[in-house]
Molecule: c-di-GMP-I riboswitch aptamer
Organism: Niallia taxi
RNA sequence: AAGUGAAAAGGGCAAAUCAUAGGAAACUAUGAGACGCAAAGCUAUGGGCCUAAAAUAUACUGCUUUUAGAGCAGAUGUUAUGGCAGCCGGUUACCACA
Repeated sequence: AAGUGAAAAGGGCAAAUCAUAGGAAACUAUGAGACGCAAAGCUAUGGGCCUAAAAUAUACUGCUUUUAGAGCAGAUGUUAUGGCAGCCGGUUACCACA
């Protein structure tokens, strides 16, 4: 330096849930709380996953109307500019050496 994480030492983080706040949502922050974690540190322009406000499409449903058509509402689909790293990856790092 790389590798490994059995036994130690000093410790660290904090799932679910609850409360409050933000958000359309996913989710985030703070406090309580510990399921667990050897990177459960950091990284969202590597992959993957979640959400769909807005936009857009519909040969769907309903309403309005000047009943050709158009408009409005709902439903469904597509799509991050929104998110997740405790999914993989990238990257940095304490201690020790069975």